Two RNAs folded together computationally: RNase P RNA and transfer RNA, 455 nucleotides in total. It holds a member of the Rfam family "Bacterial RNase P class A". The family's RNA type in Rfam is ribozyme. The prediction has a mean pLDDT of 78.
């Protein structure tokens, strides 16, 4: 200098004009509404509806079983499948110690990270053997038979020993080096790994040291399950007020019933409930001052919390928030002798609908940070 | 707006308590039968299991995130 990956910030500005949609005021009108003026009018994700809440209704939100969710530790928060910090494990790069098994340092990431020595299930194919280990080839010993160049060696069979070596597999029941042995083997020793106990450090996850143990305890819980914690249901088309409209001798079950109630039972409450058919498909409210935004400051390592001051910032119901022009800014292309100037072009993802806190996904261009790769120079 | 469900061959479906060749019917193609066609018989082709990532030795199946499609709802008597 170029490229890639990850993360963070930003997501054009000003003016004119023509519209759209709310609010306030003025004028007209019986009203519907019309005209004028002022001022407001999308986002970082408004999205997916994946979590957590607020709010509302089911009398209260009660008990048990079942079901569901979460799952290293500490903190933050109204709460959380969220955030911050730490621990451990793991991936990649660089460096480095050791004969080796392995160990360490640093940088950048990732982790659905409780329990597999409570129990059950599963581990296809291949392989001798797949969880109470196992003898196919190989190695070794003995016996028998047989051959020869006969105190020995070879071949074949049987019996026994052997988990070092080969081979299979995702996985083969500790590893490396040595001793030892008929051949072998934690059989023995040193080291590495593992387990147990004690001590020390830390709020804790965990870490370090010492002693002991010859090694027992394969994997899978995004299989059942166990443990700990949490969990009633429905959702603004919740709910409230008003208006409009009228087709029920319809069907079923009815107090040992039906409904609230959702999987079930108990408890509590109500007396009708469900289906079919019919009518309506309007208005107001909920609904915009809120876990709100923000300057400063204090505490904290951070997430965040407190105090003081300032600000008010969309509210539609066929669904508004847009179009055009000018100037400037950014990027690209062409012309010109470089800064410059001239001409042309481009600008994403997407769009509120009860409201918040998060997560996830989409995103042109620009800026910043970190890592990796390539080239050139020193 | 809110809640819920589905996606496997051209079409309709099974397989969904994980096991390697993913099946069935129908349709398509080829051959046989027939004078020719239909029906029938035999055979063949046709699948990124909607997409991506993860768990696992192994994923159509389990988990997560997207994509596409579908269904339901208020009030009155």
């Nucleotide at each position: 200098c170029g490229g890639g990956c990850a993360g963070g910030c930003u997501g054009g500005a000003u003016g004119a004009u023509c519209g759209c949609u709310g609010u306030u005021c003025c004028g007209g009108g019986a009203a519907a509404c019309c005209g004028g003026a002022a001022g407001g009018g999308a986002g970082g994700a408004a999205a997916g509806u994946c979590c957590g809440a607020a709010c509302u209704c089911c009398c209260c939100a009660g008990g048990g079983c079942a079901g569901g969710a979460u799952g290293c530790u500490g903190g933050g928060u109204a709460a959380c499948c969220c955030c911050c910090a730490g621990g451990c494990u793991u991936u990649g790069g660089u460096c480095c110690c050791g004969u080796g098994a392995g160990a360490g340092a640093u940088c950048a990431g990732a982790g659905a990270c409780g329990g597999a020595a409570a129990g059950u299930g599963c581990c296809a194919c291949a392989g001798a053997a797949a969880a109470u280990a196992a003898a196919c080839c190989g190695c070794c010993a003995u016996u028998u038979a047989u051959u020869c160049u006969c105190u020995g060696a070879g071949u074949a069979a049987a019996u026994g020993g052997u988990a070092a070596g080969g081979g299979u597999g995702a996985a083969a029941c500790g590893g490396u080096g040595g001793g030892g042995u008929a051949a072998g083997a934690g059989c023995c020793c040193a080291c590495c790994g593992c387990c147990u106990u004690u001590c020390a450090a830390g709020u804790g996850a965990u870490u370090g040291a010492a002693a002991g143990g010859g090694c027992a305890c394969g994997g899978u819980a995004a299989a059942c399950c166990c443990c700990a914690u949490c969990u009633g249901g429905a959702g603004c088309g919740a709910g409230a007020u008003c208006a409009a409209a009228u087709a029920g001798a319809g069907a079923a079950c009815u107090a040992u019933a039906a409904g609230g109630u959702g999987g079930c039972c108990c408890g509590c409450c109500u007396u009708g409930u469900u289906c079919c058919g019919g009518g309506u498909u309007g208005a107001u409210u909920g609904c915009a001052u809120g876990a709100g935004c923000u300057u400063g400051u204090u505490c904290g390592a951070a997430a965040g919390a407190g105090c003081c001051g300032g600000c008010c910032u969309a509210g539609a119901u066929a669904c508004a928030u847009g179009g055009u022009c000018a100037u400037c800014g950014u990027c690209c292309c062409g012309g010109u002798u470089a800064u410059g100037c001239c001409g042309g072009g481009a600008a994403a993802c997407a769009g509120a609908a009860u409201u918040c806190g998060g997560c996830u996904u989409a995103c042109a261009g620009g800026c910043c940070u970190g890592c990796c790769c390539g080239u050139u120079u020193u | 707006g809110c809640g819920c469900c589905c996606a496997u061959a051209g079409c309709u479906c099974a397989g969904c308590u994980g096991g390697a060749u993913a099946g069935a019917g129908u349709g398509u193609c080829u051959g046989a039968c027939u004078a020719c066609g239909a029906a029938u018989c035999a055979g063949a082709a046709g699948g990124u299991c909607g997409c991506a990532g993860g768990u696992u030795c192994g994923a159509a199946u389990c988990c997560u995130g997207c994509u596409g499609g579908g269904c339901g709802c208020g009030c009155c008597a």